[in-house]
A computed fold for a 75-nucleotide RNA from a Planctomycetota bacterium, annotated as transfer RNA.
Its Rfam family is "tRNA". From the family's description: Transfer RNA (tRNA) molecules are approximately 80 nucleotides in length.

């Protein structure tokens, strides 16, 4: 250059072949405790940009970006 995969909070990870975007860690504030930590309560923050189908899109379909893999092609 061609093909194939990923893309979802601050981290990892689901989400019925389209129907309220969840769970764990993490941070934060409280509670508990003499202090710390264990625990317990709450808060936090996310669908990779554009566009398109539908009543409705993490999801389906165009397109760009980023990463990853195999393969060609230069040396």
């Nucleotide at each position: 250059u061609g093909g194939g995969g990923u893309g979802u909070g601050g981290u990892g990870u689901a989400a019925u072949u389209g129907g309220u975007a969840g769970c764990a860690c993490g941070a934060c504030a409280g509670a508990u405790u003499c202090u710390g930590a264990c625990u317990c309560u709450g808060u936090u923050a996310g669908u990779u940009g554009g566009g398109g189908u539908u009543c409705g899109a993490g999801u389906c379909c165009c397109u760009a970006c980023a990463c990853c893999c195999c393969a060609a092609c230069c040396a």

It was read from a public genome assembly.